[in-house]
RNA sequence: GGGGCCGUAGCUCAGCUGGAUAGAGCGAGCGAUUCCUAAUCGCUAGGUCGUGGGUUCGACUCCCUCCGGCCCCA
Numbered sequence: 001g002g003g004g005c006c007g008u009a010g011c012u013c014a015g016c017u018g019g020a021u022a023g024a025g026c027g028a029g030c031g032a033u034u035c036c037u038a039a040u041c042g043c044u045a046g047g048u049c050g051u052g053g054g055u056u057c058g059a060c061u062c063c064c065u066c067c068g069g070c071c072c073c074a
Stems, first nucleotide, its partner, number of pairs: 001073007010026004019057001028044005050066001052064003
């Protein structure tokens, strides 16, 4: 230098062919249970969906740029 994949909650990730209030598990806080703890159960909070543009009535999803990570080729 060329090519490919990935970036969504503190962490690991899902999100099908563009449309519904953006979700799960773990973790955190609170509560229930227990003599106490653990385990289990319930509730709650937490997100500019990497950046900036474009297309569209409408974008996590499509297109382009840039940033970061990983891999392949040279």